RNA sequence: GGGCGGGUAGAUCAGCCCGGUAGAUCGCCUGAUUCGCAUUCAGGAGGCCCCGAGUUCAAAUCUCGGUCCGUCCA
Repeated sequence: GGGCGGGUAGAUCAGCCCGGUAGAUCGCCUGAUUCGCAUUCAGGAGGCCCCGAGUUCAAAUCUCGGUCCGUCCA
């Protein structure tokens, strides 16, 4: 330099193909249970969906450019 994959909650990842008000698990907080802890149960907080532009009534999702990470080739 080129090809491919990826960037979404504190962490690990779905959702993107086929546009319509964003999810799971773990973690965190509160309550119940317990002598207490763990476990279990109930509830809750937590997100400029990497950045910019375009298309559209409407974009995490489609298109273009950029950026960072991983991997392969040279």

A computed fold for a 74-nucleotide RNA from a Candidatus Heimdallarchaeota archaeon, annotated as transfer RNA. Its Rfam family is "tRNA". The coordinates come from a structure-prediction model, not an experiment, and the mean pLDDT is 86. The sequence was found in a public genome assembly.